This is a predicted structure of a 77-nucleotide RNA (transfer RNA) from a sheep gut metagenome. It matches the Rfam family "tRNA". Rfam's curators write: Transfer RNA (tRNA) molecules are approximately 80 nucleotides in length. Rfam classes the family as a transfer RNA. The coordinates come from a structure-prediction model, not an experiment, and the mean pLDDT is 82.
[in-house]
RNA sequence: GCGCCUGUAGUUUAGUUGGAUAAAACAGAGGACUCCGACUCCUCAGAGCGCAGAUUCGAGUUCUGUCAGGCGCACCA
Numbered sequence: 001g002c003g004c005c006u007g008u009a010g011u012u013u014a015g016u017u018g019g020a021u022a023a024a025a026c027a028g029a030g031g032a033c034u035c036c037g038a039c040u041c042c043u044c045a046g047a048g049c050g051c052a053g054a055u056u057c058g059a060g061u062u063c064u065g066u067c068a069g070g071c072g073c074a075c076c077a
Stems, first nucleotide, its partner, number of pairs: 001073007010026004019057001028044005050066005
């Protein structure tokens, strides 16, 4: 330098053929239970999807550029 893959709550992931309010587990907060804790149960909050554009009535999903990480190939005196 070229190609491919990944990027979504604090963490790990899901997200179907583009379609209504982006889902779950763990972690966090509150409560129940308990003599107190743990376990268990209930409730709540938390992300607009790496970034910037484009297409579309509508984009996490399609297209372009770009950034970060990973893998492969090439080049190198």